Predicted 3D model of an 82-nucleotide RNA (transfer RNA) from a Candidatus Parcubacteria bacterium.
């Protein structure tokens, strides 16, 4: 340098064909039970917020009524070729 594949909450990970982003697991936060733990169970957990909403899929921009998906640049990380 060429070609392919990946990149999503705090972490692994889902979203099939373009139609509720964060399903599901962990991990935390509260609470239950216990003398107290653990260990199970419950109920909450992207951010920001004037509590009315606004924001988000490595980064910037096209298509589209709509984009995590498509398309065009870039960045990083893996594989392969030369």
């Nucleotide at each position: 340098g060429c070609u392919g594949g990946a990149g999503u909450g705090g972490u692994g990970g889902a979203a099939u064909u373009g139609g509720u982003a964060u399903a599901c697991a962990c991990g935390c936060a509260c609470g239950a039970c216990u003398c107290a733990a653990a260990a199970u169970c419950g109920u909450g957990u992207g951010c920001c917020u004037u509590c009315g909403g606004g924001c988000u899929u490595g980064c910037g921009g096209g298509u589209u009524c709509a984009a995590g998906u498509c398309c065009c640049g870039c960045c990083u990380c893996c594989a392969g070729c030369a």

The sequence was found in a public genome assembly. Rfam family: tRNA. The family's RNA type in Rfam is transfer RNA. The prediction has a mean pLDDT of 82.